[in-house]
Context: one part of a larger RNA
RNA sequence: GGCAUAUGGUGGAUGCCUUGGCAGUCGGAGGCGACGAAGGACGUGGGUAGCUGCGAUAAGCCUCGGGGAGCCGCUAACCAGGCUACGAUCCGUGGAUUUCCGAAUGGGGAAACCUGACAGGGUAAUACCUUGUCACCCGUCAGUGAAUACAUAGCUGGCGGGAGCCAUACGCGGGGAAGUGAAACAUCUCAGUACCCGCAGGAAGAGAAAACAACCGUGAUUCCCAAAGUAGCGGCGAGCGAAAUGGGAAGAGGCUAAACCGACGAACUUGUUCGUCGGGGUCGUGGGGCCCAAUGGGGAUGUCCCGGGAGAGGCCGGUUAAUACCCGGCCUGAGAGCUAGCUGAACGAACUGGAAAGUCGGUCAUAGAGGGUGACAACCCCGUAAGCGAAAGCUCGAAAAUCUCCUGAUUGGGUACCCGAGUAGGGCGGGACACGUGAAAUCCUGUCUGAAUCUGGGAGGACCACCUCCUAAGCCUAAAUACUACCGACUGACCGAUAGUGAACUAGUACCGUGAGGGAAAGGUGAAAAGAACCCCGGUGAGGGGAGUUCAAAGAACCUGAAACCGUAUGCCU
Numbered sequence: 001g002g003c004a005u006a007u008g009g010u011g012g013a014u015g016c017c018u019u020g021g022c023a024g025u026c027g028g029a030g031g032c033g034a035c036g037a038a039g040g041a042c043g044u045g046g047g048u049a050g051c052u053g054c055g056a057u058a059a060g061c062c063u064c065g066g067g068g069a070g071c072c073g074c075u076a077a078c079c080a081g082g083c084u085a086c087g088a089u090c091c092g093u094g095g096a097u098u099u100c101c102g103a104a105u106g107g108g109g110a111a112a113c114c115u116g117a118c119a120g121g122g123u124a125a126u127a128c129c130u131u132g133u134c135a136c137c138c139g140u141c142a143g144u145g146a147a148u149a150c151a152u153a154g155c156u157g158g159c160g161g162g163a164g165c166c167a168u169a170c171g172c173g174g175g176g177a178a179g180u181g182a183a184a185c186a187u188c189u190c191a192g193u194a195c196c197c198g199c200a201g202g203a204a205g206a207g208a209a210a211a212c213a214a215c216c217g218u219g220a221u222u223c224c225c226a227a228a229g230u231a232g233c234g235g236c237g238a239g240c241g242a243a244a245u246g247g248g249a250a251g252a253g254g255c256u257a258a259a260c261c262g263a264c265g266a267a268c269u270u271g272u273u274c275g276u277c278g279g280g281g282u283c284g285u286g287g288g289g290c291c292c293a294a295u296g297g298g299g300a301u302g303u304c305c306c307g308g309g310a311g312a313g314g315c316c317g318g319u320u321a322a323u324a325c326c327c328g329g330c331c332u333g334a335g336a337g338c339u340a341g342c343u344g345a346a347c348g349a350a351c352u353g354g355a356a357a358g359u360c361g362g363u364c365a366u367a368g369a370g371g372g373u374g375a376c377a378a379c380c381c382c383g384u385a386a387g388c389g390a391a392a393g394c395u396c397g398a399a400a401a402u403c404u405c406c407u408g409a410u411u412g413g414g415u416a417c418c419c420g421a422g423u424a425g426g427g428c429g430g431g432a433c434a435c436g437u438g439a440a441a442u443c444c445u446g447u448c449u450g451a452a453u454c455u456g457g458g459a460g461g462a463c464c465a466c467c468u469c470c471u472a473a474g475c476c477u478a479a480a481u482a483c484u485a486c487c488g489a490c491u492g493a494c495c496g497a498u499a500g501u502g503a504a505c506u507a508g509u510a511c512c513g514u515g516a517g518g519g520a521a522a523g524g525u526g527a528a529a530a531g532a533a534c535c536c537c538g539g540u541g542a543g544g545g546g547a548g549u550u551c552a553a554a555g556a557a558c559c560u561g562a563a564a565c566c567g568u569a570u571g572c573c574u
Base pairs, nucleotide, nucleotide: 001573002572003571004570005569006568007567008566009565015559016524017523020495021494022492023491024490025489026488027487028486029484030483031165032164039101040100041099042055043054044053046079047078049075050074051073061095062094064092065091066090070083071082072081106115107114108113116134117133118132119131120130121129136162137161138160139159140158141157142156143155144154170201171199172198173197174196175195181188185235211218212217222249223248224247225246226245232240233239253476254475255474256420260279261278262277263276264275265274266273267272268271284454286419287418288417289415290414291413292412293411294410295409297305298304306408307407308406309405310404311403312402313331314330315329316328317327318326335396336395337394338393339392341388342387343386347361348360349359351358362379363378364368370382371381372380425449426448427447428446429445430444431443432442435461456471457470458469459468460467511518512517531558534546535545536544537543
């Protein structure tokens, strides 16, 4: 030095565990903000480093409820001092306080700082201190008011609103790639995707046929399944890719413009036009207006009912000197739910053990979900099934609902007044439609043009005829659908500390970077600290040896404790 055996050290694998994650289901909620948000800075405890809470009233103040014996948050003990049956701590409702920064808004600024004006308080004092107001934009009302006569611009004030954040989600709109595929590449594809911008809402968008269909019919929109990888489109390559229709989810329909009438105002050409408001009117078996004629909503016949409209009255808020005027909103509230909670069945011990939940013998069950307790507990504890509960705030919400007035619809005939214009349509150029210009309908429009009013007009995939369907150029509209930052309940042939979130622990922390940004490691004594009194060696050490605790040292570098690696002892070989 090697090998073997034994026994240690080191190391932290493995096993077991779970405070944390991951993925979902159902329900709620879907916003917060100038009444100053989100997010922060700095403070705040008797002694206080971090976290949490809170804001100079600072781990808190008031109120109303719940609850019922301990409490003064966590790491985390300790010292000191307090509170509490006159009900504390704790939980919930409503309120008060809420420094400074931040949209940040008196002005400034290198965020958390500097510095003003006016009014009030305070003062001998215009000093210091202190309270309130003072940004900008839009709308509206009022006052004032130039050049410039009327006026307007402007200025001033009152009132209302906006601004910023986020949930990296879902929606609509405005812009809009490339890697890639086509085995190269240009049309094409990726893809109207990613990304940027704007605007929202709890959903959004769409939506009440100028629709489909096919000679039969359907009857707003949206979503799902099928139709169907079909019909088609396509350097007919790669690829792209419908609709009718059928079956389901849901279900809902309304308001205007115009003709005509009335009121008010304005203009001028003085009898017309225009504007505002009110009435009227809203349709495709075309409808409406106007004129004439006829009947007069329902019906149980009453002080009735239904629909629409107006006014009065009451309450609240704003404004104001005001209970006046004016503006805005609401008129009823049984009950249910949410935000604290409450009741809640049934067990003992002779056995083993450190410990009983094991074993034995019993019991309950509308409760044998789950968790904890010294091993495996329906019956020990918290709970669970079932039942009950709110002063206050919020949400939903039935029957019913003050007084007064006005109003209602239909038919027939006539008239030819109206029925959404720079629109429909057309030319050129683009875009969207599954559809790449194609035979290319349909929709949108940059540009040039440009109709008709029901004997009108559009569509049925060039176009024409016949036929059929529909009525554009105004607006609104719940549900079925999409999503999940947040709250609650529950689930998992999901993970179990190199896994699962980056983060089970002081984690977006430490640390790195000028910055945008990047970004860790790190869990486990024991049932209980019972965390090792006392003695000995040692540097008043570290560490160790006794003693003691414990079922066990599991001894805090603490469950288990693999391997690499390093020793010690013995044997053999060299």